[in-house]
Context: one part of a larger RNA
This record gives sequence, structure tokens and C1' cells, in this order.
RNA sequence: GGAUGAAUGUUGGCGGCGUGCCUGAGAUAUGCAAGUCGAACGUCCCCGUCGCAAGAUGGGGAGUGGCGGACGGCUGAGUAACACGUAGGAAUCUACCCCAAAAUAAGGAAUAGCUCGUCGAAAGACGGGGUAAUGCCUUAUGGUCCCGCCUAAUUUAGGCGGGUAAAGUACUUAACCGUACGUUUUGGGAUGAGCCUGCGGCUUAUCAGGUAGUUGGUAGGGUAACGGCCUACCAAGCCUAUUACGAGUAGCUGGUCUUAGAGGAUGGUCAGCCAGAGGGGCACUGAGACACGGGCCCCACUCCUACGGGAGGCAGCAAUCAGGAAUAGUCGGCAAUGGACGAAAGUCUGACCGCGCGACGCCGCGUGUAGGAAUAAGUUCUAAUCGAGCGUAAACUACUGUGGUAGGGGAAGAAGCCCGCCUAAUUAGGCGGGUUGACGGUACCCUACUAGAAAGGGGCCGCUAACUGCGUGCCAGAAGCGUCGGUAAUACGUGGGCCCCAAACAUUAU
Repeated sequence: GGAUGAAUGUUGGCGGCGUGCCUGAGAUAUGCAAGUCGAACGUCCCCGUCGCAAGAUGGGGAGUGGCGGACGGCUGAGUAACACGUAGGAAUCUACCCCAAAAUAAGGAAUAGCUCGUCGAAAGACGGGGUAAUGCCUUAUGGUCCCGCCUAAUUUAGGCGGGUAAAGUACUUAACCGUACGUUUUGGGAUGAGCCUGCGGCUUAUCAGGUAGUUGGUAGGGUAACGGCCUACCAAGCCUAUUACGAGUAGCUGGUCUUAGAGGAUGGUCAGCCAGAGGGGCACUGAGACACGGGCCCCACUCCUACGGGAGGCAGCAAUCAGGAAUAGUCGGCAAUGGACGAAAGUCUGACCGCGCGACGCCGCGUGUAGGAAUAAGUUCUAAUCGAGCGUAAACUACUGUGGUAGGGGAAGAAGCCCGCCUAAUUAGGCGGGUUGACGGUACCCUACUAGAAAGGGGCCGCUAACUGCGUGCCAGAAGCGUCGGUAAUACGUGGGCCCCAAACAUUAU
């Protein structure tokens, strides 16, 4: 000199863009953060409309069922490891999506909701009856699917035998047909994921030996898949000064900071990967989890209780307490982008988009401009007379309007969606109309008035730009280093002047 997720002191006008618990992976009151589908299903209740009624139609609650809660969001505790980065590999799976081919037949038994009853303070649980489905089960059929055998020399091809599927709904129609969305099987793609390996990136020898599922083999089990992944038996191997094993520290990377480079340091925001969800363990469901806002068990803690028993998990967004030098609102909206579900309308979305707070950072703008005295008053210095500095500075005159105040206009961000008509059976295309903005009456523009609200901080012995008066007298104090201060201190304190930077300036830390 540069830099920072900074803090502290003094000061502080505005805007834009960023950024904001680095410490206790400490504990959490309250609200919200994952739902959706009636075009899968039966029922109950209530209301609106039509109807004499039966019933039809629209809306709502709970339940069965489907898809999604494995994404998105947070954090960095653990991890020195195939965790990450990079380059390869073979023994794998992949819901939704795309392509191709084929199919979608016949039947059955339950169960929630509901109703009746019982127990319990509650959480909830149990029993009887009865009901539906794209829920569950059975049968049939089928292929380039799976298994076994045979043939061709294993991969592959052919033959034989055995095995494995399915679900409907909406529109239209008098009905069938048809269309759309589904369902099943097979093959392929895309995407995502699992696994293996080479190489690379911390400190330590005051850690020198480590290892029994350990190293390899055979057989079996297990997995989507290879494999001591697991089990039985057999052999005695395997790693290690090219640093094993142990200990300490640490999420890794793209990057960021510095630097001429080499290198060094670092990993906050953003992006990729990994890991975790109070601590530890476990599996279930599922295409995918050993699952933050799912389940079970143990532990610690908190809460409710009728003492018998129950409930909970902010390292989601806000917020609170604590810790700390230190880090914000219990805000608005789904308008946009993206996601889940849905045929769609739409619903949900603390992701996200916005606003708010903080000079925390970077950038930009302003605090006026021009004229104006051989120069007022005041103050500082001065043989204190003269004169010199503050100083064109002020006053005063003219002007401008970034800004401020007031008034008026006023966005882009909107793509979509709904209705009607036309071409086409729908989808699709065209035309017309209507409608959707949190930010926000914001940005921006115009007009009027107004120099009006708006400058400080540090330094002045050398390094290092900038000097004098007084006070103090090795005292009080200063200090980054050299040092300064013991009676004329340009170094302490203070006045005047000057220098540097400027809405900041210094200090501290790194």
C1' cells in the first nucleotide's frame, strides 16, 4: 500500500446496488414455512337455485384412494475419507417425461367414513352392524419379459417346458362407436442416483510398528448392483520411513484476497458436491429416505395431568432469552420466476419477489455558482509602533435548482386467464371484448417557490504532506519505530494557523 461478513471512537445530507449471529450444532413463548385432487370413491351435514314431490345442480367438513411430503429452505457439528476435485471404469436401478409395439377380459372378499355401544381427565383405544373405489385378492390370456433344459464352441441365435399383467373416469351418443386423460407389459431414450479405480490438496516421529473379517480363496446368503457386504470352511496373509497406525486441526471445490510472477492466505454471500436435523440407534413405506416440519426404542431437557398416563424438537421465516466486541422486521404479496397437486379454473408455496432496519461495503450526487475591499469587526502572531495570517472569506449584488417543500401527470415489469365469433371434429391458429401488480401513486416527467436542511475526522520532530504563542517542568503526559518531557518542548496540554482525506475519518484485529 491492498483487503474484511468486521468491531470501537468521533461525526453524519441523499440515492442506487450489494450485504448483515464469524460466538452457544445453546434453549425456545407465539404465528406462519406442504399440500393438492370431487374428471378415483362412498357417505354425512349445511346453505343457495329449480321443483308439489321424487330429485337435479352449486358450495363446505371429515374419511378411503392417488400424487407430492427424498424437492425447495437451513446449518457446518462430525468427517483427513473415494468426503471433495479431476480423469476413467463396469456389475446396476431410475416415479413423473419422450419414442415404438401390444393389451386393457371375467369374478370375489373386505375396510375406513357412517351407525350402535364400552373404556379413558386427556391423548386416544376397543367391540357389534353395514357400505364404495383407479384400495385389496383370485382366475383367464399374452409377448422380443423371467427361470430351467437341449442344440449350435461361452457372448448370441434357435427350439421345448414352466412362470409373471391391467382400472377406470370425463365429454359425446338413444345406445354402440369415438375422443381425451389414465392403467398394464416389453424395448429404447432422457434425467437422476448407487458402486469401483488412478492422480491431487493440512500439521505432527516428544506417534514405529499396525491388523483376526484382518489379507486371499471356495461355497452359500444378501443387494438394484460388484465386493468380507455377511456366514461357514481353508490358507496366512495384508499395510508400513514413498510415513502405515496414532494424535491434533478441518466440511471440499468453482472461487475470493494479495502478488510482476512464482507463491502465500482463505472458503462469508453466489454456484456444485458432501454431511446433519436435541444426543445415539433402528427399520417401515416408497422409483427414490434409513426421511428437518414421518415412525419406533434409549438418553437428556421442557410442558400438560384427574398421578393412571400423555405431548414436544426453529442448524425453515420472523421473533425471544442466553453467550458475545458484534450482526436486522414477530412486515407485504403470490403480480413475476420456479415448485407440488389438478383435465382445467385454481389451491398451497417465509422458495422467491418486494418493502423495512444498520455509513457494514462499493459506487454516484450534494452541502452552492459568479462578482465583491490593498482588506470591516473579531481573533492569533508581532522590537505590541508599523505590520502579517484567518481573507474574497464574510457582509452585499446577480444567478442556478442537484437537493428540499408543494401541486399535477405517471410507468415498464403482463406472459397469461375468461367470454364470444371464424377456419378446422377437439388440441391448435386468427379476430374482438373483458380481466390479473405486492412493490406503488413508487421510479420517472412537468410546474412553482426556496441558498434555503446538509462537514467533519485525523495529523503538523524524522520516516511523512503540514509551525507558531502560552502552560507544564523526567511532573502531567505522548508513542507505530527512532524516541520526546529535568525552565524558552515545532514531539505533553491548549489557542491561532497549516496539511491530508472527506460523509466519512481514525484506531484495533486479521
The part of an RNA shown here (small-subunit ribosomal RNA, 5' domain) has 510 nucleotides and comes from a bacterium. It was read from a public genome assembly. Its mean pLDDT, the model's own confidence on a scale to 100, is 82.